Predicted 3D model of a 352-nucleotide part of an RNA (small-subunit ribosomal RNA, central domain) from an uncultured bacterium.
Context: one part of a larger RNA
RNA sequence: UUGGGCGUAAAGCGAGUGCAGGCGGUUCAAUAAGUCUGAUGUGAAAGCCUUCGGCUCAACCGGAGAAUUGCAUCAGAAACUGUUGAACUUGAGUGCAGAAGAGGAGAGUGGAACUCCAUGUGUAGCGGUGGAAUGCGUAGAUAUAUGGAAGAACACCAGUGGCGAAGGCGGCUCUCUGGUCUGCAACUGACGCUGAGGCUCGAAAGCAUGGGUAGCCAACAAAAAUAGAUACCCUGGUAGUCCAUGCCGUAAACGACCUCUAAAAGGAGGUGGGAGGUUUCCGCCUCUCAGUGCUGCAGCUAACGCCAUUAAGCACUCCGCCUGGGGGAGUACGACCGCAAGGUUGAAACUC
Numbered sequence: 001u002u003g004g005g006c007g008u009a010a011a012g013c014g015a016g017u018g019c020a021g022g023c024g025g026u027u028c029a030a031u032a033a034g035u036c037u038g039a040u041g042u043g044a045a046a047g048c049c050u051u052c053g054g055c056u057c058a059a060c061c062g063g064a065g066a067a068u069u070g071c072a073u074c075a076g077a078a079a080c081u082g083u084u085g086a087a088c089u090u091g092a093g094u095g096c097a098g099a100a101g102a103g104g105a106g107a108g109u110g111g112a113a114c115u116c117c118a119u120g121u122g123u124a125g126c127g128g129u130g131g132a133a134u135g136c137g138u139a140g141a142u143a144u145a146u147g148g149a150a151g152a153a154c155a156c157c158a159g160u161g162g163c164g165a166a167g168g169c170g171g172c173u174c175u176c177u178g179g180u181c182u183g184c185a186a187c188u189g190a191c192g193c194u195g196a197g198g199c200u201c202g203a204a205a206g207c208a209u210g211g212g213u214a215g216c217c218a219a220c221a222a223a224a225a226u227a228g229a230u231a232c233c234c235u236g237g238u239a240g241u242c243c244a245u246g247c248c249g250u251a252a253a254c255g256a257c258c259u260c261u262a263a264a265a266g267g268a269g270g271u272g273g274g275a276g277g278u279u280u281c282c283g284c285c286u287c288u289c290a291g292u293g294c295u296g297c298a299g300c301u302a303a304c305g306c307c308a309u310u311a312a313g314c315a316c317u318c319c320g321c322c323u324g325g326g327g328g329a330g331u332a333c334g335a336c337c338g339c340a341a342g343g344u345u346g347a348a349a350c351u352c
Base pairs, nucleotide, nucleotide: 004322005321006320007304008303012319014201015200016199017198021194022193023192025088026087027086028085029084030083031082033081034080035077036076037075038074039073040072041071042070049065050064051063052062053061054060091191092188093187094186095184096183097182098181099180103177104176105175106174107173108172109171110154115149116148117147118146119145120144121143125136126135162169163168206247207246208245209244210243211242215241216240220236221235261315266295267294269292271290272289273288274287275286276285277284278283299307300305325352326351327350334345335344336343337342
């Protein structure tokens, strides 16, 4: 390489968008590049293969054929692919009428709680633990009441509920704004799918500058416990956590399951729509679309199976990735990116 794979054995890029490329709906006509058929020329000889013959056989040698799967030219075929032209509507999109939603950005605003400050009442403890101590407190704490300040997060509702491509998103109101679903079938008429590079987004931690800092809290300090205890427990506590702007670009970024499409048993349940029937109303029943979970047949699987119309089944398309195992090592070197931390790419010797 061929072949085989990627839920858990090695293996799906964290996610999207998209240039090139690959693949691509129905009908008609043309063309003849791919494709197919025939002919001609060429594809040296020797060799290989088949067959016949010559050395007594064989090796060896000779004759004939086949093969040389190719290339060029000519003539033809027109189903499929391509190309060109014309048309279509079911894929895709637009429109109109509705619907739900923690989707995003900005601004404003609310109550509970914690902490702090002030004042009143009040007096000797409080706090903390397995038990204690460090700590706070007669300079009046803890407790309680009133008033005030500031920051951060939004109890109940809340739900294998919803939305988003993923990361993620939760008090309330307003402004701006993205996507999705249903119904109609008015419009466009294949405009589609995937996507190496590229570009964009991307939790937490971390970095830079400037703010902010209530609570929590790496580091740090002290008290315990312990043989020791650089920990678990306790008392404090700085970066950080918050905001603005810029960077970083990684996670068990997980459904450990790439994307699109088609068809293929059921059962009972939530969410958002639509149609019909029944009903005074509340509601109930049937059908249907989209999404979300459970269970389960065929099938798949090495087994497991949280697989099974949301596939890990049956097929198609495109991209990514894996290649004897454990370590060395996601290290070294080089390159690119970054302020740095580091990231991406990514070996070998050696060893079992």
Model confidence (mean pLDDT): 83 of 100. Its Rfam family is "Bacterial small subunit ribosomal RNA". Rfam links the family to the GO terms ribosome and structural constituent of ribosome.